[in-house]
Context: one part of a larger RNA
RNA sequence: GGAUGAACGCUGGCAGCGUGUCUUAGGCAUGCAAGUCGAACGGGUCCGAUGACCGCAAGGAAGUCGGAUCAGUGGCAAACGGGAGAGCAACACCCUGGUAAUCUGCCCCAAAGUGCGGAAUAACUCGCCGAAAGGCGGGCUAAUACCGCAUGUGCUGGCGCGGCAUAAGCUGCGUCAACAAAGGUUAGCAAUAGCCGCUUUGGGAAGGACCUAGGUCCUAUCAGCUAGUUGGUGAGGUAAUGGCUCACCAAGGCGACGACGGGUAGGGGGCGUGAGAGCGCGACCCCCCUCAGUGGGACUGAUACACUGCCCACACUCCUACGGGAGGCUGCAGUCAAGAAUAUUCCUCAAUGGGCGAAAGCCUGAAGGAGCGACGCUGCGUGAAGGAUGAAGGCCUUCGGGUUGUAAACUUCUUUUUUGCGGGAAGAACCCUGACGGUACCGCAAGAAUAAGCCGCUGCAAACUUCGUGCCAGCAGCCGCGGUAAGACGAAGGCGGCGAGCGUUAUCC
Repeated sequence: GGAUGAACGCUGGCAGCGUGUCUUAGGCAUGCAAGUCGAACGGGUCCGAUGACCGCAAGGAAGUCGGAUCAGUGGCAAACGGGAGAGCAACACCCUGGUAAUCUGCCCCAAAGUGCGGAAUAACUCGCCGAAAGGCGGGCUAAUACCGCAUGUGCUGGCGCGGCAUAAGCUGCGUCAACAAAGGUUAGCAAUAGCCGCUUUGGGAAGGACCUAGGUCCUAUCAGCUAGUUGGUGAGGUAAUGGCUCACCAAGGCGACGACGGGUAGGGGGCGUGAGAGCGCGACCCCCCUCAGUGGGACUGAUACACUGCCCACACUCCUACGGGAGGCUGCAGUCAAGAAUAUUCCUCAAUGGGCGAAAGCCUGAAGGAGCGACGCUGCGUGAAGGAUGAAGGCCUUCGGGUUGUAAACUUCUUUUUUGCGGGAAGAACCCUGACGGUACCGCAAGAAUAAGCCGCUGCAAACUUCGUGCCAGCAGCCGCGGUAAGACGAAGGCGGCGAGCGUUAUCC
């Protein structure tokens, strides 16, 4: 000198774009942050239409149709999106290859199919237990829920034959065996057709899993480490290789090219600095990893060992009728604590994107916006021109004067900004639909009006005098100043630097 997620002191006009718990991965009140589909299904409640039947009538009413709503069965989503960096020195990450050892819901392409039956169960109803959370039993019922049979383009397995390749592999033909499915809706009187689905298989796209050479902090005041340890055979397990797990067998495996141990730490793209080499860092944004009170476990599922799912243990908090229950902000806001220190319990789904749905649409603290903080960067303003007898006041003085100083006053002008009034968007693709927002922007009017400070002045290092003080009070980055004329302390005047900032502290180059 540059830099910062900064803080502190003094000061503070505006706008745009960024950015904001670096500390206690400490505890959390409250609200919201993941739902959706009635075009899969049967009900409850309410409303409307129709209405067998009853009734002289008023009217009532089983049933049927439609709508709204409620929970339930079922499907898809909830493994994404959002947060954090505790742990991890490791195939975690980066980079390079590989899987002849692999999986993949939704989406796209292609081939083939979608036949016939069955038994239940929630809701509901009846009864019972419990303070609650919740639970038990009897009875009824539906489905794209569940089950059986059929068919088998195919796939899988066995056997036989062949082609290619070669480390287990790829592929063709024949044959035997096992293995599928679900319907809904629109139009129509219907037949049927369209659309959305369902099943089997192959391919694609995209995403994951595993292996791998190399790279990846400090410490030798850590020198030896190792029993599933190293390898083999067989088995289990997995989508899959593997000591991943197990039985048996062998006795191996790693290490000064630093094993093992200890400390520290998420990694990368990048960021800061520097001429570069390098050194330091890993906030915001993007990719990967890991975590979700702590520890462990599996279930469901194409995918989880699952932040707002389940079970167990522990710690903590809350409710309780003392028998027993409920909870997990490292989501958005907010609160307490901690700290030098870090924001609103805001608006909207209008846009972009995500989930569900045929769609209308619903949900979305993702996101888009607004608010707060000079925390940072950038831009703008606090007026312009004229104005000397060089006013007054201040300060200095050799008392002549000098200086503040064209500075002010004063005259003329301008209106960025400010205030008031009026107009008023784009962002909507796509008919409708704009949170932001009566915002940006535009026009008119008023009036210099609403807007300057901070640090320094012995040398380094730009800037000097007077007074006060008297080794006191104090200053100080270093050398050093202060003990009676201090350019170094304090004040004033003057001057220098930067300017909505200026200084200080901390850290890096």